Large-subunit ribosomal RNA, domain II from Isoptericola sp. 178, 715 nucleotides, folded computationally. The RNAcentral record of the full RNA draws on ENA.
Context: one part of a larger RNA
RNA sequence: GCCUGCGAGUUAGUGCUCGGUGGCGAGGUUAACCCGUGUGGGGAAGCCGUAGCGAAAGCGAGUCCGAACAGGGCGAUUCAGUCGCCGGGUCUAGACCCGAAGCGAAGUGAUCUAGCCAUGGGCAGGUUGAAGCGCCGGUAAGACGGCGUGGAGGACCGAACCCACUUAGGUUGAAAACUGAGGGGAUGACCUGUGGUUAGGGGUGAAAGGCCAAUCAAACUUCGUGAUAGCUGGUUCUCCCCGAAAUGCAUUUAGGUGCAGCGUCACGCGUUCCUUGCCGGAGGUAGAGCUACUGGAUGGCCGAUGGGCCCUACCAGGUUACUGACGUCAACCAAACUCCGAAUGCCGGCAAGCCAGAGCGUGGCAGUGAGACUGCGGGGGAUAAGCUUCGUAGUCGAGAGGGAAACAGCCCAGACCACCGGCUAAGGCCCCUAAGCGUGUGCUCAGUGGGAAAGGAUGUGGAGUUGCCCAGACAACCAGGAGGUUGGCUUAGAAGCAGCCACCCUUGAAAGAGUGCGUAAUAGCUCACUGGUCAAGUGAUUCCGCGCCGACAAUGUAGCGGGGCUCAAGUACACCGCCGAAGCCGUGGCGCUCACACAAGCCCAGCAGCGACUUGAUCGCUGUUCAGGCGUGUGGGCGGGUAGGGGAGCGUCGUGUGGGCGGUGAAGCCGCGGAGUGAUCCAGCGGUGGAGACCACACGAGUGAGAAUGCAGGC
Numbered sequence: 001g002c003c004u005g006c007g008a009g010u011u012a013g014u015g016c017u018c019g020g021u022g023g024c025g026a027g028g029u030u031a032a033c034c035c036g037u038g039u040g041g042g043g044a045a046g047c048c049g050u051a052g053c054g055a056a057a058g059c060g061a062g063u064c065c066g067a068a069c070a071g072g073g074c075g076a077u078u079c080a081g082u083c084g085c086c087g088g089g090u091c092u093a094g095a096c097c098c099g100a101a102g103c104g105a106a107g108u109g110a111u112c113u114a115g116c117c118a119u120g121g122g123c124a125g126g127u128u129g130a131a132g133c134g135c136c137g138g139u140a141a142g143a144c145g146g147c148g149u150g151g152a153g154g155a156c157c158g159a160a161c162c163c164a165c166u167u168a169g170g171u172u173g174a175a176a177a178c179u180g181a182g183g184g185g186a187u188g189a190c191c192u193g194u195g196g197u198u199a200g201g202g203g204u205g206a207a208a209g210g211c212c213a214a215u216c217a218a219a220c221u222u223c224g225u226g227a228u229a230g231c232u233g234g235u236u237c238u239c240c241c242c243g244a245a246a247u248g249c250a251u252u253u254a255g256g257u258g259c260a261g262c263g264u265c266a267c268g269c270g271u272u273c274c275u276u277g278c279c280g281g282a283g284g285u286a287g288a289g290c291u292a293c294u295g296g297a298u299g300g301c302c303g304a305u306g307g308g309c310c311c312u313a314c315c316a317g318g319u320u321a322c323u324g325a326c327g328u329c330a331a332c333c334a335a336a337c338u339c340c341g342a343a344u345g346c347c348g349g350c351a352a353g354c355c356a357g358a359g360c361g362u363g364g365c366a367g368u369g370a371g372a373c374u375g376c377g378g379g380g381g382a383u384a385a386g387c388u389u390c391g392u393a394g395u396c397g398a399g400a401g402g403g404a405a406a407c408a409g410c411c412c413a414g415a416c417c418a419c420c421g422g423c424u425a426a427g428g429c430c431c432c433u434a435a436g437c438g439u440g441u442g443c444u445c446a447g448u449g450g451g452a453a454a455g456g457a458u459g460u461g462g463a464g465u466u467g468c469c470c471a472g473a474c475a476a477c478c479a480g481g482a483g484g485u486u487g488g489c490u491u492a493g494a495a496g497c498a499g500c501c502a503c504c505c506u507u508g509a510a511a512g513a514g515u516g517c518g519u520a521a522u523a524g525c526u527c528a529c530u531g532g533u534c535a536a537g538u539g540a541u542u543c544c545g546c547g548c549c550g551a552c553a554a555u556g557u558a559g560c561g562g563g564g565c566u567c568a569a570g571u572a573c574a575c576c577g578c579c580g581a582a583g584c585c586g587u588g589g590c591g592c593u594c595a596c597a598c599a600a601g602c603c604c605a606g607c608a609g610c611g612a613c614u615u616g617a618u619c620g621c622u623g624u625u626c627a628g629g630c631g632u633g634u635g636g637g638c639g640g641g642u643a644g645g646g647g648a649g650c651g652u653c654g655u656g657u658g659g660g661c662g663g664u665g666a667a668g669c670c671g672c673g674g675a676g677u678g679a680u681c682c683a684g685c686g687g688u689g690g691a692g693a694c695c696a697c698a699c700g701a702g703u704g705a706g707a708a709u710g711c712a713g714g715c
């Protein structure tokens, strides 16, 4: 990992509440217990209901507050309850199942290990050579020195023994801590045998929170115990109908919960809902505006006040490229400005449409209370974020299908089932790939299309405005481009051309006191300007369309899905076709629901008649009738779905009653075949098997497995 089996909403309570059903009914019902075995009889204590109000005494169709005969609160003016059974939910219990770390109690452990006690054992060999002592030297005597002797030491080297520093291997190991090679101690605070002792908030610890039996920041075992777990995981058959929420308020609250909101089911009301039109309202947003306020803010005019300067004994006065109020002119800004002021939206009235899983009320049962993205309107942020936070709408969530190459939240569109039928949506129609190398007129040459800005440019097309131009423009070529004068100043020099000032006059077709290059300064070249040659357009500027540059990244083209496309398959406008979905239509079928109709039956209710007896609110039979349910037919609508609500069923085990089956072969298993929307079921045949099993109705559950790092076994 697979297979098989096991594996999770149960049980109790005269508990509470609601629904279904039944008995009795202004009443209903017993409990313990007794007699006892008949689902029998007794048992009235108690409980609920029939009356409320008040804290209570208490009073009572009233009562309480109150001084009240006032006023107000809660009640009455009539009314259905109660006891079973079944079901939904809830409470108390382990309460759907598994899961802690832990807490407490009583015990068991020092055969591992820590310390201690008692008693034993062990340490090859080699080295060093302390004290002391002896002799000699030395001294006044010493001290001291030398040579011997001696054999001390948590001394030295190094086996056994003890340890575990390095490294390699091992890491589903040979081993739940080892092996190899090295390493440290090795007469000591040494190592070790045996026996004993200290016990869990306790021991022991040369102290690491170490060790106390592979377990230690509180051992292990059993018990309290099914501790608790607002947390995680899991929770088993089918079909049908509806179908959410991720919000508000509160919370030692924020991943929990309560109430409300939103779902479902039952009962009730019966168009009240919604949309559109008309009518009537409230409002201060967008926009706009501001000598209409409050503020902000730019420039001009005016110029009070203040300052500077002059004058001055004081008072005054004069002046000012300073300041600049108020006023005024002009142009502006504002979420917390408004003289104004929409569109939408909101409220009410009337009418119409619509008749629906619209609306409202009461009650049973929930789930949700982590939301996500996109468009629009805002706040925060940086007019950042697949950011955050509100409002509003949509989608996803809980939504499949088609498109966007692929792609929850985008575009189209809401899947009951079947069909080898049709029409469309978004999006597409050269090939991959269904359908047009469609038509007409333009544009683009950049593979732009098929990523990007500020900015840049005689790209190109279109629409304008404007200058010059056959009295000859623009470009090119030929020629001129002069004189006063080297203007004045400055300067070493300054001559058109370093710089400063001025920028005149003359000749002339025209020519600047000079546009650029150049020189030390001149010179030289050139331009403006003019004539000629040539010959018809040539400049400037604005707007629009499409292009160009700006444009650099890491595996491999890699910024059209690909091929490929400019003879468009790019792009703009217009047009005609077609393809294209689970949309719509067609054909057939299923289910739910509503309306109408029918009825030959059944259930139920009323009335009438007859009969019976136990003469009653009785039972039985017949006839008739209203409404409803089951049923049949027709027509309309509906049938995506998570949490969740409701409905109807299948199957397993067992019990009761009835029925039929079985050695002429039960169940089970295998094969073939068939039925049902499904869970599932089955006629018949064959094989196996060898003794029980099935159907109907009713009842009761240890009742359905794929998931829980589930449990056990097998492979």
Stems, first nucleotide, its partner, number of pairs: 001715006011093003015090010027048003033042003052059002062074004096234002099231001103224006114198009123188001125157003128153001132149006161185003165182005200216001202212003237649006247260005261368002263365007272358001274353008287340001288338002294334003298330004306322001307320004371396010401412003416589004421585003427579003430563003436576001438575006449565001455549002459546010476533005482506003487501003512527001516525002590639009601630003605625008613616001650704001652701008661692001668688005673682003